[in-house]
RNA sequence: GGCCCAGAGGCCUAAUGGAUAAGGCAUCAACCUCCAGAGUUGGAGAUUGUGGGUUCAAGUCCCAUCUGGGUCA
Numbered sequence: 001g002g003c004c005c006a007g008a009g010g011c012c013u014a015a016u017g018g019a020u021a022a023g024g025c026a027u028c029a030a031c032c033u034c035c036a037g038a039g040u041u042g043g044a045g046a047u048u049g050u051g052g053g054u055u056c057a058a059g060u061c062c063c064a065u066c067u068g069g070g071u072c073a
Base pairs, nucleotide, nucleotide: 001072002071003070004069005068006067007066010025011024012023013022018056027043028042029041030040031039049065050064051063052062053061
């Protein structure tokens, strides 16, 4: 340098181009408890790596680019 794969809440993991991006763990609050844990209920938390493009509509398709990994030289 060429090619391939991955990037999504603090962590992990879904989502056929079409509903307000779904779920688990963690976290916070309430209930429960003498306290804590467990349990139950509820809340908050995401510009889907970045920048453009296509489309009525993009996490998804296209281009460029960044990071990590693999492979060929």
Model confidence (mean pLDDT): 82 of 100. A computed fold for a 73-nucleotide RNA from Astyanax mexicanus, annotated as transfer RNA. The source organism's lineage runs through Eukaryota, Craniata, Teleostomi, Teleostei and Astyanax. It matches the Rfam family "tRNA". By type it is a transfer RNA.